[in-house]
The prediction has a mean pLDDT of 84. Small-subunit ribosomal RNA from an uncultured bacterium, 1374 nucleotides, folded computationally. The RNAcentral record of the sequence draws on ENA and Greengenes. It matches the Rfam family "Bacterial small subunit ribosomal RNA".

RNA sequence: GAGUUUGAUCCUGGCUCAGGAUAAACGCUGGCGGCGCACAUAAGACAUGCAAGUCGAACGAACUUAACCAUUAGUUUACUAUGGGAGCGGUUAGUGGCGGACUGGUGAGUAACACGUAAGCAACCUGCCUAUCAGAGGGGAACAACAGUUAGAAAUGACUGCUAAUACCGCAUAUGCCUUAGAAUCACAUGGUUCGAAAGGGAAAGGAACAAUCCGCUGAUAAAUGGGCUUGCGUCUGAUUAACUAAUUGGUGGGGUAAUGGCCUACCAAGGGAAAGAUCAGUAACCGAACUGAAAAGUUGAACGGGCACAUUGGGACUGAAAUACCGGCCAAAAUCCUACGGGAAGGAACAGUCGGGAAUAUUGCGCCAUGGAAGAAACUCUGACGCAAUGACGCCGCGUGCUAGAAGAAGGUUUUCGGAUUGUAAACUGCUUGACACAGGGAAGAACAAAGACAGUACCUGUAGAAUAAGCUCCGGCUAACUACUUGCCAACAGCCGCGGUAAUACGUAAGGAUCGAGCGUUAUCCGGAUUUAUUGGGUGUUAAGGGUGCGUAAACGGGAAGUCAAGUUAAUUGUGAAAUCCCUCGGCUUAACUGAAGAACUGCAACUAAAACUGAUUUUCUUGAAUACUGGAGAAGAAAGUGGAAUUCCUAAUGUAGCCGUGAAAUGCGUAGAUAUUAAGAGGAACACCGCUGGCGAAGGCGACUUUCUGGACAGAAACUGACGUUGAGGCACGAAAGUGUGGGGAGCACACAGGAUUAGAUACACUGGUAGUCCACACCGUAUACGAUGGAUAUUAGGUGUAGGGGAUAUUAAAAUUAUUUGUGCCGCCGGUAAAGCCAUAAGUAUCCCAACUGGGGAGUACGGCCGCAAGGUUGAAAAUCAAAGGAAUUGACGGGGGCCCGCACACAGCAGUGGAGUAAGUGGUUUAAAUUGACGCCAAGCGAAGAACCUUAACAGGGCUUGACAUAUAAGUGGAUAAUUAAGAGAUUAGUUAGCUCUUCGGAGCACUUAUACAGGUGGUGCAUGGUUGUUGUCAGCUUGUGUCGUGAGAAGUUGGGUUAAGUCCCGCAACGAGGGCAACCCCUGUUUCCAGUUACCAGCACAUAAAGGUGGGGAAUUUGGAGAGACUGCCGGUGAUAAAUCGGAGGAAGGUGGGGAAGAAGUCAAAUCAUCAAGCCCUUUAAGUUCUGGGGUACACAAGUAAUACCAUGGCUAUAACCAAGAGAAGCGAGAGCCGCGAGUUGGAGCCAAAAUCAAAAAAGUAGUCUCAGUCCGGAUUGUAGACUGAAAUUCGUCUACAUGAAGCUGGAAUUGCUAGUAAUGGCAGGUCAGCAUACUGCCGUGAAUACGUUCCCGGGCCUUGUACACAC
Repeated sequence: GAGUUUGAUCCUGGCUCAGGAUAAACGCUGGCGGCGCACAUAAGACAUGCAAGUCGAACGAACUUAACCAUUAGUUUACUAUGGGAGCGGUUAGUGGCGGACUGGUGAGUAACACGUAAGCAACCUGCCUAUCAGAGGGGAACAACAGUUAGAAAUGACUGCUAAUACCGCAUAUGCCUUAGAAUCACAUGGUUCGAAAGGGAAAGGAACAAUCCGCUGAUAAAUGGGCUUGCGUCUGAUUAACUAAUUGGUGGGGUAAUGGCCUACCAAGGGAAAGAUCAGUAACCGAACUGAAAAGUUGAACGGGCACAUUGGGACUGAAAUACCGGCCAAAAUCCUACGGGAAGGAACAGUCGGGAAUAUUGCGCCAUGGAAGAAACUCUGACGCAAUGACGCCGCGUGCUAGAAGAAGGUUUUCGGAUUGUAAACUGCUUGACACAGGGAAGAACAAAGACAGUACCUGUAGAAUAAGCUCCGGCUAACUACUUGCCAACAGCCGCGGUAAUACGUAAGGAUCGAGCGUUAUCCGGAUUUAUUGGGUGUUAAGGGUGCGUAAACGGGAAGUCAAGUUAAUUGUGAAAUCCCUCGGCUUAACUGAAGAACUGCAACUAAAACUGAUUUUCUUGAAUACUGGAGAAGAAAGUGGAAUUCCUAAUGUAGCCGUGAAAUGCGUAGAUAUUAAGAGGAACACCGCUGGCGAAGGCGACUUUCUGGACAGAAACUGACGUUGAGGCACGAAAGUGUGGGGAGCACACAGGAUUAGAUACACUGGUAGUCCACACCGUAUACGAUGGAUAUUAGGUGUAGGGGAUAUUAAAAUUAUUUGUGCCGCCGGUAAAGCCAUAAGUAUCCCAACUGGGGAGUACGGCCGCAAGGUUGAAAAUCAAAGGAAUUGACGGGGGCCCGCACACAGCAGUGGAGUAAGUGGUUUAAAUUGACGCCAAGCGAAGAACCUUAACAGGGCUUGACAUAUAAGUGGAUAAUUAAGAGAUUAGUUAGCUCUUCGGAGCACUUAUACAGGUGGUGCAUGGUUGUUGUCAGCUUGUGUCGUGAGAAGUUGGGUUAAGUCCCGCAACGAGGGCAACCCCUGUUUCCAGUUACCAGCACAUAAAGGUGGGGAAUUUGGAGAGACUGCCGGUGAUAAAUCGGAGGAAGGUGGGGAAGAAGUCAAAUCAUCAAGCCCUUUAAGUUCUGGGGUACACAAGUAAUACCAUGGCUAUAACCAAGAGAAGCGAGAGCCGCGAGUUGGAGCCAAAAUCAAAAAAGUAGUCUCAGUCCGGAUUGUAGACUGAAAUUCGUCUACAUGAAGCUGGAAUUGCUAGUAAUGGCAGGUCAGCAUACUGCCGUGAAUACGUUCCCGGGCCUUGUACACAC
């Protein structure tokens, strides 16, 4: 810096990631070289080899031997052999010296003077090396080796005898040295240095060489080096470890040590350490440094370097200059090995190596060449230290795997919208090069020092050939660079966090492509960073985690003015130290780099010394303003004790009086005829104190409220007498501390946990009711907690104002009260600056500063467990972890919701009205059931007389059976044929099959068209997915809302505008306003209807004129009225009055056919419901292809115990039936509407055929109504279901399964429970008519007109909606 809490926002806060590092391990892969590194686990056990020896110039001895001399033998000198003498030289078991205390390894122990750093030793030692002074005289006694004897399996010894020395021991000498007095002088406390008489004590070793010397020896001094001891400071976690200590702390004498010291001992004293964390427990080797980090700092202590500790475990010593000794010795223990069972041996945490453990860590290599070490005079010897090589990509660094050219953009792969794109100049093809590798030749430096090089025939150089021998890993949803296809289908899997996967996965798996890094790449583990997420630098605590319930006060921290002194802190200069390596800078060496050499800087530290004196500190003197005291005064539910009072409740007694009282939403339990409740009088007893009374008062907080008295505390004001910083905070500590609870003893009226009863309820261990015990009250003693809250610790200072209220004193003016003004102490509200995440705070801060205390560090687990302390108990206080989640949270925003509020609207309701549904039978649709099939979709409102404006076949998608397979339908190609069609025969349920007959068109004669057959591409699908889609539609809703530009406000989401006051059907309009404009909606524009004018006049009409008829606009004619249809007018709150802000508007009125959108319609904003439809259509993906396509016949969709929804018909008298001179509108018609007369039929209908392509003729009769008659309240002259018989019509066809007619039959049903629907005027209700669909079929649907009401007080309630506001832990939104 990023991701992650939310619909979005800001904040708080955790989790996670990107970086760097590693003694690493694992997975995949692997060309070379250089430099480094390599058992972190079992301080587990170890076979084998090797890691410390050396000196013969300290010593005796043993063995061996060149040259020489002599003897003997072979033989001629010469040579060979043998034995002896002497002996150059070589080897070494032993004595002796030096070294085995170094080097090398490991980190078990250790929380300590172990380490680091700075000092001290006047309290110490120091082999070898260096320098100086002095010296080495003279003697002696042994023990190894060796020889002999002897024990034992061995290891190892025992006894006797001989012998040398630089081995050992006396004596002599020593002015120096040591011990014991003294004097002078110095110092830092014990003391140091110098001088010095006397007394006492103490040395020695030779060797080589051949005379020059060299190496050794003894005493002493000095230096160096190496050590020892002491001290200041620093050095992990835990207080759920608070007390520890008996040699413990100190003193004196003594001992011991190189040396101080309780180091040890005897005696004496009772001390010593600890809250600045003793003791105890856990963990750990320390540092230079390494990693990370901007730094501060955090983590680590491998390699390299310094000091420490250890050497199987434990203990104690010897030798030595030095050890309490890794490859010395003794004892004990464990485990191992040998054994003749008696006894012995060894100790890898040296180097290799083995086993074991483990995720995991190398060769039983070469060499002393270099560097270093031991011994030696030296040559030289020894050296698993070290120098090299081997293994391991374990790390860092460097190099390579080729370069050029090459578009037909090859093939192949992937993908595709089928055009292409991409892999990709990549490859092939062309030319070039040879660093590494290979082969061949040469060949180092490292060597000082004549010879002698492990590495090494290595590095390096030269030559030759040839692109030849050399690329992977991880990732591709965001963080985070990089995307497509297929497969899978909440499966398999992925995942660091968020998360992905349920059939179109850029997130799983595979492929192609791409991205990062590259001989590596990823994963895991760990550390730092990011994390200001323990905050010194650098956090916060009202609401997010976090202020102790309150005060007093100890330690401690911090602290007023002036002057002087000191110099601890502080600042500055200088000096010492801060090892080397590392880091940094510069220069150099390996071809470069890593690596390495040199020089510098640095090591921010510690100490010493000098100086300064502002600040802090210490100390002295002083001051009064902080603080306290004395005095005067008023206010107060401040505290404690004692006493007193009235009202009310309850109870008891008496009286009056009679049937109820009490209680609730409604009841019941309860009380009452044994007299309640109510009323009156007197009494008892306990508790609490109405009004005043208040954002008033007092108190540290808890808290305090009748009155009086006594005792006591505190605050405030005034004035300025006294003290002179005496102050602030306050860990522990002490005290106080509501209510409930506990103990003992009282008291007990009312109230009332528990408990009981009656109710409520699905239940009701509750709420409300009736009772009722602890308790509430008093005294004493506990408890010690609360939302003990202002969720705000205390103190001091400071920073605009305004306005209340309580206490005090002052000034002005006033007769007084009141008033005005300035001030102080409390207590409230508003508000600027400021700060805050915001809301909010703001002199009573949550502002600006200082000081002290307390408490916080993600959520939950959990204030839980264990332990400690307190308590009689209840319980309190202190207070974790495991496992788990990616959030939990604060404030604010927009919505949605609320059995929240306000305003408003709607047939939403109404104690308004009318008519219904729900009951009956019937119709049609749905569920369910049944079925071979009952095709399918639609399911609250917004499915259910819906898709379907009409299923006998067809339709038809479902079922059974029979057929076809380029197909019933489309296009294209190739080849072939000539048909199509009509008639007819046979089989069949038909489709179809098999035959017979007839039979193509045009032509430029090439062919073309059309049709059929065969073959291939393909057709086809009412198959799936409406949750992949388009389009269309429903609903919210004809509700008044939904947005935007600019400017403004807010950190932001957002707000504002659009809210407010009015008004409207309306976000309609007006006014106001940080808003001003705009768009989609509203309204208007459009259509119908209501009035009228003008024009026009047939098929419509007929007033007047005329003709004419039985009658009739029938005729001439007319253009007046009706009517038709064109063009206009008309209505706009325009006018008047009231109300209102003089506005918008509203109420009333006039005129008018119509009055306040006149009445209807069409028209449906942004959005919501993953709403409906893949079966209208289109279309992605999936599926099917002799079937899920297509065709035929038959049956099915019309079934029927049942359920709910929608209709029509009824149950009758506002009616039924019969008769009869009435009145519409809107429509329809050629495969059509079909008149009149006549014939047939009771009728449906039939015959007939005029007229009509329609203001003409037809359908067509309107019906209810009216008039007259009858029926007289009945299952009827109501009602018509059901059924029988006989017919009519349509149609190939009427059985499943059509409609209608006549006659006969005559079911349920007498107005419908809970519940529920529609409607506000030409509306409801009621009556008929027409149309579409249609061969036929309408109780459905869409329209038309006739008759024609009732009611609305009103907005409390139900439902739905709009606006404002409020709450929210909701946002897939109750």